The RNA shown here (small-subunit ribosomal RNA) has 1375 nucleotides and comes from an uncultured Gammaproteobacteria bacterium.
[in-house]
RNA sequence: AACGAACGCUGGCGGCGUGGAUAAGACAUGCAAGUCGAACGGGACAUUAUUUGUAGCAAUACAGAUGAUGUUCAGUGGCGCAAGGGUGCGUAACACGUGAGCAACCUGCCUUGAAGUGGGGGAUAGCUCGCCGAAAGGCGAAUUAAUACCGCAUGUGGUAGCAAUACUAAAGCCGGGGCAACCUGGCGCUUCUUGAUGGGCUCGCGGCCUAUCAGCUAGUUGGUGAGGUAAUAGCUCACCAAGGCUAUGACGGGUAGCUGGUCUGAGAGGAUGAUCAGCCACACUGGGACUGAGACACGGCCCAGACUCCUACGGGAGGCAGCAGUGGGGAAUAUUGGACAAUGGGGGCAACCCUGAUCCAGCCAUACCGCGUGUGUGAAGAAGGCCUUCGGGUUGUAAAGCACUUUCAGUGGGGAGGAAAAGUUGCCGGCGAAUACCCGGCGACCGUGACGCUACCUGCAGAAGAAGCACCGGCAAACUCCGUGCCAGCAGCCGCGGUAAUACGGAGGGUGCGAGCGUUAAUCGGAAUUACUGGGCGUAAAGCGCGCGUAGGCGGUUUGGUAAGCUAGAUGUGAAAGCCCUGGGCUCAACCUGGGAACUGCGUCCAGAACUGCCAAGCUAGAGUAUGGUAGAGGGCAGUGGAAUUUCCGGUGUAGCGGUGAAAUGCGUAGAGAUCGGAAGGAACACCAGUGGCGAAGGCGACUGCCUGGACCAAUACUGACGCUGAGGUGCGAAAGCGUGGGGCGCAAACAGGAUUAGAUACCCUGGUAGUCCACGCCGUAAACGAUGUCAACUAGCCGUUGGGCUCCUUGAGGGUCUAGUGGCGCAGCUAACGCGAUAAGUUGACCGCCUGGGGAGUACGGCCGCAAGGUUAAAACUCAAAUGAAUUGACGGGGGCCCGCACAAGCGGUGGAGCAUGUGGUUUAAUUCGAUGCAACGCGAAGAACCUUACCAGGCCUUGACAUCCCCGGAACUUGGCAGAGAUGCCUUGGUGCCUUCGGGAACCGGGUGACAGGUGCUGCAUGGCUGUCGUCAGCUCGUGUCGUGAGAUGUUGGGUUAAGUCCCGUAACGAGCGCAACCCUUGUCCUUAGUUGCCAGCGCGUAAUGGCGGGAACUCUAAGGAGACUGCCGGUGACAAACCGGAGGAAGGUGGGGAUGACGUCAAGUCAUCAUGGCCCUUACGGCCUGGGCUACACACGUGCUACAAUGGCCGGUACAGAGGGUUGCCAACCCGCGAGGGGGAGCUAAUCCCAGAAAACCGGUCGUAGUCCGGAUCGGAGUCUGCAACUCGACUCCGUGAAGUCGGAAUCGCUAGUAAUCGCGAAUCAGAAUGUCGCGGUGAAUACGUUCCCGGGCCUUGCACUCACCGCCCGU
Repeated sequence: AACGAACGCUGGCGGCGUGGAUAAGACAUGCAAGUCGAACGGGACAUUAUUUGUAGCAAUACAGAUGAUGUUCAGUGGCGCAAGGGUGCGUAACACGUGAGCAACCUGCCUUGAAGUGGGGGAUAGCUCGCCGAAAGGCGAAUUAAUACCGCAUGUGGUAGCAAUACUAAAGCCGGGGCAACCUGGCGCUUCUUGAUGGGCUCGCGGCCUAUCAGCUAGUUGGUGAGGUAAUAGCUCACCAAGGCUAUGACGGGUAGCUGGUCUGAGAGGAUGAUCAGCCACACUGGGACUGAGACACGGCCCAGACUCCUACGGGAGGCAGCAGUGGGGAAUAUUGGACAAUGGGGGCAACCCUGAUCCAGCCAUACCGCGUGUGUGAAGAAGGCCUUCGGGUUGUAAAGCACUUUCAGUGGGGAGGAAAAGUUGCCGGCGAAUACCCGGCGACCGUGACGCUACCUGCAGAAGAAGCACCGGCAAACUCCGUGCCAGCAGCCGCGGUAAUACGGAGGGUGCGAGCGUUAAUCGGAAUUACUGGGCGUAAAGCGCGCGUAGGCGGUUUGGUAAGCUAGAUGUGAAAGCCCUGGGCUCAACCUGGGAACUGCGUCCAGAACUGCCAAGCUAGAGUAUGGUAGAGGGCAGUGGAAUUUCCGGUGUAGCGGUGAAAUGCGUAGAGAUCGGAAGGAACACCAGUGGCGAAGGCGACUGCCUGGACCAAUACUGACGCUGAGGUGCGAAAGCGUGGGGCGCAAACAGGAUUAGAUACCCUGGUAGUCCACGCCGUAAACGAUGUCAACUAGCCGUUGGGCUCCUUGAGGGUCUAGUGGCGCAGCUAACGCGAUAAGUUGACCGCCUGGGGAGUACGGCCGCAAGGUUAAAACUCAAAUGAAUUGACGGGGGCCCGCACAAGCGGUGGAGCAUGUGGUUUAAUUCGAUGCAACGCGAAGAACCUUACCAGGCCUUGACAUCCCCGGAACUUGGCAGAGAUGCCUUGGUGCCUUCGGGAACCGGGUGACAGGUGCUGCAUGGCUGUCGUCAGCUCGUGUCGUGAGAUGUUGGGUUAAGUCCCGUAACGAGCGCAACCCUUGUCCUUAGUUGCCAGCGCGUAAUGGCGGGAACUCUAAGGAGACUGCCGGUGACAAACCGGAGGAAGGUGGGGAUGACGUCAAGUCAUCAUGGCCCUUACGGCCUGGGCUACACACGUGCUACAAUGGCCGGUACAGAGGGUUGCCAACCCGCGAGGGGGAGCUAAUCCCAGAAAACCGGUCGUAGUCCGGAUCGGAGUCUGCAACUCGACUCCGUGAAGUCGGAAUCGCUAGUAAUCGCGAAUCAGAAUGUCGCGGUGAAUACGUUCCCGGGCCUUGCACUCACCGCCCGU
């Protein structure tokens, strides 16, 4: 785009089409084919005339007879029923289409012409009677007519025949005139003829699938004769011959009515064959003929069958694929309507009759077309809805309101056309003797409509009666809120949904179409996705493993001819409708209608001769032959050789050999292995050896001989297109395998044993059989690969190498050149890229093979081949939305290269064992609040839980609240005391009346009240901000412009050096830049300057038992400000004349001097909603708030981090010495006194370089202990105390006395540290009322070791592979 559609939701009107696609399944009922009395006899009825009888006076009535007219019934007869209408079963066929042919044919009615229509006869239905039967129907007898039937005559003609000759027809009826004979008209009849129409037969060509159908055929093919037909013919039969068809697809199977056309498409095509039209076939199923001009007959017959119905059981009847209609089936398809008015058909002289053909109406939004559902105005931008950043926005001029209009529908009225005929009558003409009849023409009259209450026109009324459907993530026009929470659901593809869904459901809004809108099915398009137009095959699917060659396809050059192809013209045909163009008619359109064009086709005639074909004659450039050479693992057969392995024999000789990562099985004292000599046997041929050679491919490797194929080179001669490709066919064809017979050294599937392993039917080892070898015969496949078919032509170069020729000289391992191979690079070009690139995957030609998403599957079935194994040919169901190629970025690798780090190594000290402290898990509990969970949670948040903290639990209380803002009322605020209670709180009570003021009141504060609101350590760190950890203080991460690439992307950033460093240098299609590195900052180490108080004291002076205590000093230390200093600056060497590195000098310090602060782009949905902030959700007399008590401190256990130890480098006792950095007024607290001590008393000093905390400890000196569970170790427990605090029970720290546990250096494993570091020693601070073994700082003493980068861990750069890209904790396979 389209549809004979269906389904869902919805539905105002009209026009015009369409409407059983399924069960060619079954059918009730009605109708669909009759007509003619002008062919015929008869019956009935009606009218009428005449007449007879009866009754009656008569009119008249009744009955009968005869005749006429009309109607009607069945029958005889004629024509029709073979048309029209329906359906698509069958049919792959001369069925259809198209074009030819029939001298091989028929044709009723109609038409042209010719001739005739004379005279007879015998029957028969009907009717009547009788009989049989339930019925349908039938039988018999008698009688009767014809346009029924049959002879006779005639023979224009016709048929047969050379002819003679023979045979062969007929029917009447109805009118007019006339007394009649007869005349005349019309309709018929018979014979022949002409045409038209309709049919029959034959042929060329065209249009489905299947080769997993490859051979088919006995009336088969042909002939002769006969029969048969309208007619040809094996159409049928007899005889004879053995033919006929087929790869250009016979035969078989499946499917199917064919066509004009229809739908789609730019076209070529593809799909289709409803309605309309042409042809065919069929009529319950199968068969058959009859009648007839025509049938093998839809509403005829006979037979058989199935089914249905009737029956008296004996027997009968029926055929909707005609129109309606019924049930059935189905997703699904209409009224048991009207009329013959029109068109057409049958019969008839006609009137007329018949006609479910047809014309109309009814039903259905089923398709197409048209119209309407109102128009204008209308901002307070109403209300309501929805959203909201709360300001507003949007629905929206939309509505309301105001002013108009009235199509359509409604109602009333008017009102065409479809109708012309026929009939009656007048006139004219024809026929005719005629004014009859009949026929024709013209006029008048009469008068025919189913549709139809028609179309159309018009009056009236009133916006009045008339809008939905789908969609809104992208494709694809259209966005928000709520609900839901991987549920419910959506989905054409991609894909949405796991608590903020533009994707589900609803709503508001929007978009699209609109009496429709969506969905589904099926068709074409897009799809160049079967490629004729118009594709491909190195790696994506796709070149047969390779030759030879049949058919076929294609074919060099010249001349002449021909005219099959080809080109041009003419002509016939190509039905109509449809499509297209152009007119016309319905108001338009759809629709209808006139004309034209077109129908790309087929036939015939004429012309042309370039090209192809064909015929003839030539040519030599393709191809081939001859001559002479050359290289070669080309093939076959026979023979020969040496090295090595193995076995056997013999000698020497002794204990192992062998094998592996390490071993074991195995061999060996019965003498192995080793070694020497000899023998046997089989297989394979080292070096030469080479991107060397040969061959079509498979493949071919010692030497010699014989036989044999091909290639190449050179020069001439010859043949004269002999060529290329190649469906089928045929031959060759590695390895393995099979058959028969040999052979068997080594190797070695299977097998056995030993190892490895969780297992190990494997990898490794020891053995070992088929096999490997030979002969003959099969098999016919390989990653049979260059994953690249064969042949030919053309298209830049450069460098190797093999064979041959020519040529040059300086004769060499030389140069140049031609040719045939074989390789490497590379231009143009091609390619998706990789790559190919004269050996093409470039540009062309010829031919063959093959491909059409992945899996199923190279499988099943069938065929063919094979001894078998199996090969070859080769599907479908089903299933997925991918599978695949090439390249890119990363990540990864038990890949490679380079390089770092307390990463390993080298060392020192620990942890893991003990006790205790502390945190965590687990368990327990009313609660043991919550968070942190590998590194990067676990002395973490917590720089300090007895109450508080506190978030948890139990109980008791409060509800605008403990806290914020607003409103109202009252009161200053505040405060004393008492009582109850665990307290929160409640009740009573005392004192107090402040500040500002414009005198109204106001501000702060307190109490009460109302509602907005407060409040939440409730949830979500996976909605977030902020902050933080980690990789990692690792050296990286990027950008602009340019360049390269179709692109992802690359380059820069890679490379060579160097560095701690992407640090620097050099190189470089890159050039620059940014964030990182470094430096700038702080601190420490040296010096200088300045300044000296509370710090200092060298020199001078005073004073003391002594002390910078004092005067004074400014030198020193120190303090704290400012400077200097270090930069690879200097020297030597190395390096590339670089960067830099190594060594040295000087210097307090040397190559970043030490330490700190500083953390790139990013990763981990890392951590934190419980610091804080914050979206959403949740609670609101509670998930908020207050209080008391309890809990966070539990304890079988497990882990982390620590402390103290296990002792003599030590413990204890006594004595002596030296810091730094801090803190202090709610504080640090001196002297002095008391206490064994914790501490108490005391009160000086200090807001601090002044006073205090504050005695540093290890160290040193002396003494003691003597290797012991101790004079080590201090847990635990008992007792007594101190301090803080409202309060030390749960649950504080400390002191004293007593007690005196485990522990004697710690398994596997594991941590820290490279110098003022580790180790060790003490001191201080934050938090804090009190409560450190923790944390953060401070100084004292003060080591050992680093060969080195193989390995473990982590990281950086380059490179490689990849099926990974939430990225190896990946992906993925089998069960």
The RNAcentral record of the sequence draws on ENA.